[in-house]
Context: one part of a larger RNA
Molecule: large-subunit ribosomal RNA, domain III
Organism: [Clostridium] leptum
RNA sequence: GAGUAUCGAAAAGAAAGGUGAGAAUCCUUUCCACCGAAAGCCCGAGGGUUCCUGAGCAACGAUCGUCGACUCAGGGUAAGUCGGGACCUAAGCCGAGGCGAGAAGCGUAGGCGAUGGACAACAGGUUGAAAUUCCUGUACCGGAUCAAGUCGAUCGAGCGAAGGAGCGACGCAGGAGGGCACAUGAUCGCGCGGCUGGAAGAGCGCGUCCAAGUGCGUAUGUUGCAGCAGAGGAAAACCCCUGCAGCUAAAAGCAGAGACAUGAAGGGGAGUUAAAGGAAACUUUGACGAACUCAUGGAUCCCACACUGCCAAGAAAAACUUCUAGCGAGACAAGAUCCGCCCGUACCGUAAACCGACACAGGUAGGCGGGGAGAGAAUCCUAAGGUGCGC
Numbered sequence: 001g002a003g004u005a006u007c008g009a010a011a012a013g014a015a016a017g018g019u020g021a022g023a024a025u026c027c028u029u030u031c032c033a034c035c036g037a038a039a040g041c042c043c044g045a046g047g048g049u050u051c052c053u054g055a056g057c058a059a060c061g062a063u064c065g066u067c068g069a070c071u072c073a074g075g076g077u078a079a080g081u082c083g084g085g086a087c088c089u090a091a092g093c094c095g096a097g098g099c100g101a102g103a104a105g106c107g108u109a110g111g112c113g114a115u116g117g118a119c120a121a122c123a124g125g126u127u128g129a130a131a132u133u134c135c136u137g138u139a140c141c142g143g144a145u146c147a148a149g150u151c152g153a154u155c156g157a158g159c160g161a162a163g164g165a166g167c168g169a170c171g172c173a174g175g176a177g178g179g180c181a182c183a184u185g186a187u188c189g190c191g192c193g194g195c196u197g198g199a200a201g202a203g204c205g206c207g208u209c210c211a212a213g214u215g216c217g218u219a220u221g222u223u224g225c226a227g228c229a230g231a232g233g234a235a236a237a238c239c240c241c242u243g244c245a246g247c248u249a250a251a252a253g254c255a256g257a258g259a260c261a262u263g264a265a266g267g268g269g270a271g272u273u274a275a276a277g278g279a280a281a282c283u284u285u286g287a288c289g290a291a292c293u294c295a296u297g298g299a300u301c302c303c304a305c306a307c308u309g310c311c312a313a314g315a316a317a318a319a320c321u322u323c324u325a326g327c328g329a330g331a332c333a334a335g336a337u338c339c340g341c342c343c344g345u346a347c348c349g350u351a352a353a354c355c356g357a358c359a360c361a362g363g364u365a366g367g368c369g370g371g372g373a374g375a376g377a378a379u380c381c382u383a384a385g386g387u388g389c390g391c
Base pairs, nucleotide, nucleotide: 013031014030015029016028017027018026032388033387034386035385040368041367042366046348047347050346051075052074053073054072055071056070060068061067080140081139082344083343084342085341087117088116092112093111094110098106099105121138122137123136124135125134141340142339143338144337145336146335149332150331151330158327159326163323164322165321166320171310172309173308174307177303178302179301182297183296184295185294186293188207189206190205191204192203209267210266213262214261215260220255221254222253223252224247225246227244228243229242230241232240233239268292271288272287273286274285275284276283277282311314354363355362370382371381372380373379
């Protein structure tokens, strides 16, 4: 220079009470305002204790500070089923032998490697901080033991390949159908009626809910069925494939949301009530607990890449099914009891906790995303929820 610029989105604050040495800034209450395809909720990456409680305010916080993502101390993350591993493979990577003059080289067998495939749990409650993990209730998967009963012991049950076959197994666009979520209205239940000129009414407020599993197998979609023969599927095959003649044209099989029943004599539930605290409002804990029904709308979600169309013609492997090779004397099983490994799990996550030197108007994959008006996820207003951007 200069007590100058600036104090980081113009969404906005105000009052009262409390705490305290100290309050525009912390806490509580009542109003006001802002977002509401988000400025709400879940979750991945990334971060790594920032989470919760108690005690603090020198520094950090663009002011203040009794407050904090700051300082100090203590606490907090519980899984057979969620995600990953003890399963599979893709791009890619590694790579015994091998190739190469060599290379930080290539590459067979083999292996690793999810962003994909396979795979058994839901509802409610609970903490200051964890929950599909704890608790309650009801399940399912794999294994072990006991076991009524059933089948079998060479006329061989059952298991079964590192082998064969099937399946897994896949694009995009479009339209129609059947549903669920959800929403709206009615119904029903409980409660309310103070003030103001009036309204006990066709009044007002709140609620009107529930999973997996099990049983049934629907709407819909899809497949022909059994027989004989055969030199193919690197051996074999009753499996697949090829060929032949037969039977039917709608039955049977397969897939399959949802509904219904059960789960549930359970849970939830507006509210009522008791005790404690409080001046009151009210809060906490315990107990009790009503109605819980119907109609309409209705998806981008499910049936399901199912169907139709199109050309640019749209992964692999394991699991699974089946077939033999082979093993083979026990196997299945209502019911009962027991067992189930390792890692992650707090918290932020369109952000003050990640990437940007900062508590930075920038950037950041995926899911849910209510109501009124509207073609709409536009836009405006609003619910739940969250905020008023640290002078």